[in-house]
Context: one part of a larger RNA
RNA sequence: UUGGGCGUAAAGGGUCGUGUAGGCGGCUUGAUAAGUUAUCUUUGAAAGUCCAAUGCUUAACAUUGAAAUUGGAGAUAAGACUGUCAAACUAGAGUUUUCUUUAGGGGGAUUGGAACUCAAGGAGGAGUAGUGAAAUGCGUUGAUACCUUGGGGAACACCGAUGGCGAAGGCAAGUCCCUGGGAGAAAACUGACGCUGAGACACGAAAGCUAGGGGAGCGAAGCAGAUUAGAGACCUGCGUAGUCCUAGCCCUAAACGAAUGUCUGCUACCUGCAUGAUUUUGUAUUUAUACAAUUUCGUGUGGGAAAGGUAACCCGUUAAGCAGACCGCCUGGGGAGUACGACCGCAAGGUUAAAACUC
Repeated sequence: UUGGGCGUAAAGGGUCGUGUAGGCGGCUUGAUAAGUUAUCUUUGAAAGUCCAAUGCUUAACAUUGAAAUUGGAGAUAAGACUGUCAAACUAGAGUUUUCUUUAGGGGGAUUGGAACUCAAGGAGGAGUAGUGAAAUGCGUUGAUACCUUGGGGAACACCGAUGGCGAAGGCAAGUCCCUGGGAGAAAACUGACGCUGAGACACGAAAGCUAGGGGAGCGAAGCAGAUUAGAGACCUGCGUAGUCCUAGCCCUAAACGAAUGUCUGCUACCUGCAUGAUUUUGUAUUUAUACAAUUUCGUGUGGGAAAGGUAACCCGUUAAGCAGACCGCCUGGGGAGUACGACCGCAAGGUUAAAACUC
């Protein structure tokens, strides 16, 4: 390489969100004949190889014939399938309008209450804090506990959920402004405009970096007290960076669905939740409508289970079932996600990525 795989054995890229090249692509008609198929011609030197026969006593060897040379070129024909061109369609995809609806989706501004802490004042008078037990610490220069006033920063209890939204990371106090998306119903329109997607671009928790702010609480490093044989820890008291904001980098995670790429079609059901539409009935009501019960159909999100799959665990219409399209990745353990080189980065480092050797 062929073949086989990727939930847990090696293997799904963080999202693949946008999308280039490429690969693949709905239905109908006509044309064409590049691919395709058939026949014929020609070429594919000889020797050699393979097969058969023959000749040297046999063999090696030689001669003759056949085959092979999987290929190339040309001619004629076919017209299904793929391609190309032309025309048409609406089941894929999308657009518009109307209606209904949804949420912690994103950004900005602003407001709020609880808690905490600091300062000032009041009142008060010996402890407090902390632990397994203590001590360091704080406190008669008046602490802790209580009340009042003012300042400050960060996070938003209850609602809250097996719940919602987002491509993922992630998103939760309230109000206003700007803005992206999804779902359902009806009508009209475009007419394959689609799927995937190497590179590329964009986003990307936390920590970290640069500059400027901010700094209540928490708290790497550090200091101190304990514990201990020792204690560089676990426990305790402090505490710097950081955590927060603005602008710019970094680009990694057990970036996970207890490890599952995207898209399309097909294959029993039962049950919960969220949301939209719908049938019937009842109540209230002048109608519209609202509420309650009920039927069916979508979309999303959970639980169980038939068939089927799986080494098993388990998966099971949200597939790990049955198929197809495209991308990524794997090939014994260690060495090693390392060295070297290259690219990126201010740095930290990241991405790409071996070999010797060894078992």

The part of an RNA shown here (small-subunit ribosomal RNA, central domain) has 359 nucleotides and comes from a Candidatus Roizmanbacteria bacterium.
The coordinates come from a structure-prediction model, not an experiment, and the mean pLDDT is 81.